[in-house]
RNA sequence: AGAGUUUGAUCCUGGCUCAGAUUGAACGCUGGCGGCAUGCCUAACACAUGCAAGUCGAACGAGAAAGGGGGGCAACUCCCGAGUAAAGUGGCGGACGGGUGAGUAAUACGUAGGAAUCUGCCCUAAAGUGGGGGAUAACUUGCCGAAAGGCGGGCUAAUACCGCAUAAUCUCUACGGAGAAAAGGUGCCUUGUACUUGUACAAGGUUUCGCUUUAGGAUGAGCCUACGUCGGAUUAGCUUGUUGGUAGGGUAAAAGCCUACCAAGGCGACGAUCCGUAGUUGGUCUGAGAGGACGACCAACCACACUGGGACUGAGAUACGGCCCAGACUCCUACGGGAGGCAGCAGUGGGGAAUAUUGGACAAUGGGCGAAAGCCUGAUCCAGCAAUGCCGCGUGUGUGAAGAAGGCUUUCGGGUUGUAAAGCACUUUCAGUGGGGAAGAAAUACUCAAAGCUAAUACCUUUGAGGGCUGACGUUACCCACAGAAGAAGCACCGGCUAACUCUGUGCCAGCAGCCGCGGUAAUACAGAGGGUGCAAGCGUUAAUCGGAGUUACUGGGCGUAAAGGGCGUGUAGGCUGAUAUUUAAGUCGGUUGUGAAAUACCUGGGCUUAACCUGGGAAUUGCAGUCGAUACUGAGUAUCUUGAGUAUGGUAGAGGAAAGUGGAAUUUUCGGUGUAGUGGUUAAAUACGUAGAUAUCGAAAAGAACAUCGGUGGCGAAGGCGGCUUUAUGGCCCAAUACUGACGAUGAGGCGCGAAAGCGUGGGGAGCAAACAGGAUUAGAUACUCUGGUAGUCCACGCCCUAAACGAUGAGAAGUAGCUGUUGGAGGAAUAUAAUCCUUUAGUAGCGUAGCAAACGUGAUAAGUUCUCCGCCUGGGGAGUACGGCCGCAAGGCUAAAACUCAAAUGAAUUGACGGGGGCCCGCACAAGCGGUGGAGCAUGUGGUUUAAUUCGAUGCAACGCGAAGAACCUUACCUGGUCUUGACAUCCCGAGAAUCUCUUAGAGAUUAGAGAGUGCCUUCGGGAACUUGGAGACAGGUGCUGCAUGGCUGUCGUCAGCUCGUGUCGUGAGAUGUUGGGUUAAGUCCCGCAACGAGCGCAACCCCUAUCCUUGGUUGCCAGCACAUAAUGGUGGGAACUCCAGGGAGACUGCCGGUGACAAACCGGAGGAAGGUGGGGAUGACGUCAAGUCAUCAUGGCCCUUAUGACCAGGGCUACACACGUGCUACAAUGGGCAGUACAGAGGGGCGCAAUACCGCGAGGUGGAGCCAAUCCCAGAAAACUGCUCGUAGUCCGGACCGGAGUCUGCAACUCGCCUCCGUGAAGUCUGAACCGCUAGUAAUGGCGAAUCAGAAUGUCGCGGUGAAUACGUACCCGGGCCUUGUACACACCGCCC
Repeated sequence: AGAGUUUGAUCCUGGCUCAGAUUGAACGCUGGCGGCAUGCCUAACACAUGCAAGUCGAACGAGAAAGGGGGGCAACUCCCGAGUAAAGUGGCGGACGGGUGAGUAAUACGUAGGAAUCUGCCCUAAAGUGGGGGAUAACUUGCCGAAAGGCGGGCUAAUACCGCAUAAUCUCUACGGAGAAAAGGUGCCUUGUACUUGUACAAGGUUUCGCUUUAGGAUGAGCCUACGUCGGAUUAGCUUGUUGGUAGGGUAAAAGCCUACCAAGGCGACGAUCCGUAGUUGGUCUGAGAGGACGACCAACCACACUGGGACUGAGAUACGGCCCAGACUCCUACGGGAGGCAGCAGUGGGGAAUAUUGGACAAUGGGCGAAAGCCUGAUCCAGCAAUGCCGCGUGUGUGAAGAAGGCUUUCGGGUUGUAAAGCACUUUCAGUGGGGAAGAAAUACUCAAAGCUAAUACCUUUGAGGGCUGACGUUACCCACAGAAGAAGCACCGGCUAACUCUGUGCCAGCAGCCGCGGUAAUACAGAGGGUGCAAGCGUUAAUCGGAGUUACUGGGCGUAAAGGGCGUGUAGGCUGAUAUUUAAGUCGGUUGUGAAAUACCUGGGCUUAACCUGGGAAUUGCAGUCGAUACUGAGUAUCUUGAGUAUGGUAGAGGAAAGUGGAAUUUUCGGUGUAGUGGUUAAAUACGUAGAUAUCGAAAAGAACAUCGGUGGCGAAGGCGGCUUUAUGGCCCAAUACUGACGAUGAGGCGCGAAAGCGUGGGGAGCAAACAGGAUUAGAUACUCUGGUAGUCCACGCCCUAAACGAUGAGAAGUAGCUGUUGGAGGAAUAUAAUCCUUUAGUAGCGUAGCAAACGUGAUAAGUUCUCCGCCUGGGGAGUACGGCCGCAAGGCUAAAACUCAAAUGAAUUGACGGGGGCCCGCACAAGCGGUGGAGCAUGUGGUUUAAUUCGAUGCAACGCGAAGAACCUUACCUGGUCUUGACAUCCCGAGAAUCUCUUAGAGAUUAGAGAGUGCCUUCGGGAACUUGGAGACAGGUGCUGCAUGGCUGUCGUCAGCUCGUGUCGUGAGAUGUUGGGUUAAGUCCCGCAACGAGCGCAACCCCUAUCCUUGGUUGCCAGCACAUAAUGGUGGGAACUCCAGGGAGACUGCCGGUGACAAACCGGAGGAAGGUGGGGAUGACGUCAAGUCAUCAUGGCCCUUAUGACCAGGGCUACACACGUGCUACAAUGGGCAGUACAGAGGGGCGCAAUACCGCGAGGUGGAGCCAAUCCCAGAAAACUGCUCGUAGUCCGGACCGGAGUCUGCAACUCGCCUCCGUGAAGUCUGAACCGCUAGUAAUGGCGAAUCAGAAUGUCGCGGUGAAUACGUACCCGGGCCUUGUACACACCGCCC
């Protein structure tokens, strides 16, 4: 010190969350020792039991017993116990100490002051302490009562009580005077009396402790004042002893403290009163600080003592362990009455997440009483319990690689746990056992001495010396010895934030989670394990506080669009305020004094082995008060000034407001005329109006409302707002020059006023328009948009309402801060005859723009810049501008204004895409223009569905559906049924046997089974080896089983669309932009020009193949012009190398040439030449990417699954099913045709398990047979449409051929399920095809045939080949798809979106 989280990404705004520190804590898991602290935060709930306040015989009277001893026979008595215990009178103390925080927002607390007071014990000083009296408890006796207790009679004492005397420096006073006190005890000495002869009593002296009065002090307490001290205004008014005075009373003391009378005050927006909450402070926690939260322990003050009230006693109480009354509760009771108060220490119940022992001792410190010894002391000191916290220590140390075993993991090689363990060598803190052993203890007492006092060597006091006793803790701290690594490690976490990763299980289940979020079969996020990280006798979780949060902003925030400027003015209080001089010294600043308790915190020393802890000293305590100074600024007083502000004089402009009057155009209505069938309205219509005369048109009249043109980012006004013209009175601004006043100012909480539209009340008015309403349309519906009507209302007067996107989403005022341009109102100047024009200045109003600001957009002298003053407002989204309350209103409603609950976002600006029934430009058989089809029929084929034992599987919009399949009768085959095999049908390794191989027979549907026979090979170092077959055991094989959403590879698609990117530079906070946009052009991001870009890459094009022309080379199997030969005829033969053709090599086309257009470009248009002309035609070639597109069944492959089966073999069946639906095709419906006959012309292919000629047989499919050909040679092989001729004559036909019957051929082990073909017979639907849809732009469509792959056989499919051979394209508005630019967006899974 920050981090995560809104988005595809970005920058802001903004909330939520985390990391830190802390705690009187609790809970979970775990737990060795010690020191020091701390320990009912909840029920101020109720309490059993014990203890917590007594003491004094040196104030007083009285006075036991147990026990011991003596005498006595015993009863009994005497002595000691003992003037003791217990009780009483009296004194002092129970007002301290200890507990708790209920109440209390001020009768409290804190700080600083004050005057009208009291103060036991204590200290100092002065004076006194004389002399009397009467009672009373205890005790005794009687009575009552269950008890507690009470009553009566009798005796008695005092330092108990009461008079008298005396007394001032006391009190009161009318200043003359008056009033008012006491108590004795003890020690010692002397004297007297009595006797029991060492005791009692009395007197005197003296000492000392007391007592009384007074003054002062100290301590403690009471009272008063100022300031400070929580939240709520949805609490705004409160108060009658209230505020003051006089008199009286009262108190220790001032005072309405109390009473009477008089006056009417007092408090309050600087927050009274009321409500809620709370003991306050020193301090504690946190924080850099300022602050915020808290007020356990310790300390100061206050309050309380079962609840409420009351006084008594006393120096002190309105009294925790006192009294009285009332109440609630508990207990006792003989029912009549009584007793009690743990918020003292322990302890119990209860409450609660939760908080300890019914311990020891007065040894120390302190307190009460006492002369003292001493007694009392749950104050206190100790111990016990609790990891509750802080601090310290330990649980070993060194060595040790075969890197052991085991675990985990693995790519199977290893890696890791890990020097970790074991082993070896050491040590012994702590705990254990035994032994030793401090300090906390110093006194008072007592003895002696000295001094003081005194008559005194006595007593007493002080000092000194001597001197004994006293320890709860305690088995203390500490030290020594002994033994042995021995007794001592856990908890949380490991997706990011946040340090730490793998395996297995699970499969949106179980679960996790502080936030974001994980989990739907490969989860580093769940659970377990291994490993790791962090802390450690603890570790996590929960709760809580501060921090981070500058997220309430004093330090230190904001308000154009993120939350946030009041709708506007006027003005009160308040805070703020011009210049000069002077006085003062309140604020301010400085010095000094007092205070600011101690403890805490900080600094620095010291003591416990260290630390925590304890302790000495210092500084600090930022505050308050007194006092002495300073006087710049602020304040206050005085005097002056003119620049702020205002007034006067003279002018200008204006829809500024109000009232009265008035004008024309238009609409509507009424009346009258003309006139006739429609009008009106709409995308189209209809409702509506109209023959009872509309609409149209002319004239007249009425009425209401609004004011065209001018008119303008023109004007005026505070805002709302204001528009014909005239008049009346009126508000404000502006300009110029002088004069005057002399700070009179700006802002403005409350208050008051104004405030569009709609709405409300009363009364008018009502032409047009028009909510509601009615009807007609539209529509799936249409409570809408559209049309026809139409009422409130709109208008006026008066009165309410008081809100708007009341917006510049920008409060008002003041000052400073570059420019340029337009425009409105003034003033001055220049030139000009005037006007237009130009310059300066001023007040507005607009457009650009610098610096600056801003998250960006933008703003920019009219600031959102730089400053000052004042006001209003904001603090995550929703709930909600809502509820409740209050105020206002006739109502509608307005103003003020929450919470529960809920989410992790909501928002702003900008970016890139995508999208738009947004725009612009452009392309494509995209449309259009054409030609031909599909959709209807029959059949073929594929798919869906259904069916089935199975109908194997996959492909599913375009981009699945004659697709994988270039060919399912068996096989294929993956499916089904049945029968079989289990190291396996296939691969490698090991052992044994045998060559391999072939033939036959048995059983069986076959797989298999049981036999028989033939055969013995190759190499050899003679051991054996190689190949093959077979038997056996196990490693393993095998899987067309799953996952194409784990993958590779391959493929489809957008799309052969023109795009997709990069480097450097530049711009931007950034995402990104630029380049790639723009102007042209192209099939093309093709090229040119321009340009903060300059270059480059993948694509485009070209390079490749085929084809079109020519040249050249070569010339068989191809060719044959010319020359020969031969034939019925044929390149058949000799020969030729011209032509065709074949296949090698070249040429050719490049906008090269000309003209025009264009920008002198790129390019386009036209032309020439040319076989071919502007990429000549066709092919191959597919950028970055998209679709989790397709394929685990081509292949490969991770993971999972099966292993006598999900593997393998066999037979049969199925993939060929069939109410139906769809796709793709074939054949047709006919005359541009069908049939018959005749006659022509191809190309490209294939052929040895092959193609097969001539010939013969069969109507035919085909058969017999086999020449030739391993192919430019032979064969398949007759090309067909075409052409020529004949026939049919528009019909379900001489069209069409499905379906069916019969007979055959071929292939093949085998054509039943389930092949093709032939012949004879049969002769269905169909007469050109609904909505809709498809292909094609030239050698194309259409049409006709031929070939090939696969293949035993089986194409209407697929892939090729050549033949014949069109029509049309005006054009780009529209449909579909695409490209570029731009715009809007709340979309980004991206419009099949989002969302109500």
This is a predicted structure of a 1396-nucleotide RNA (small-subunit ribosomal RNA) from an uncultured prokaryote.
Its mean pLDDT, the model's own confidence on a scale to 100, is 85.
It matches the Rfam family "Bacterial small subunit ribosomal RNA".